[in-house]
TPP riboswitch aptamer (THI element) from a Pseudomonadota bacterium, 101 nucleotides, folded computationally. Lineage of the source: Bacteria > Pseudomonadati > Pseudomonadota. It was read from a public genome assembly, where an Rfam model found it.
RNA sequence: CCACAAAGCUAGGGGUCCGCGCCUGCACGCAGGCGCGGUGAGAGAUACCCUCCGAACCUGACGCGGUUAACACCGCCGUAGGGAAGCGUUGUUGGCCCAAU
Repeated sequence: CCACAAAGCUAGGGGUCCGCGCCUGCACGCAGGCGCGGUGAGAGAUACCCUCCGAACCUGACGCGGUUAACACCGCCGUAGGGAAGCGUUGUUGGCCCAAU
């Protein structure tokens, strides 16, 4: 000097669903608000997750099969197409280089 690991700082990216009840609105089956319940890291948070070793998340997709009250979940799609990074610190190991003995 390079690589690796850890925590940190800064910056950036991302999602916010499902069911039931009540209320309100209207273009009359939808939207919004509140409450309860389901899943999840997170269901608007000074949070959570992710940042190229990138399935965080988006597209295909109101996709296909299983499953569920529904969402979630599992498999496929998927070696698909996209997707947001820098800094110093510490540690240790490995590599390389220099110096002294």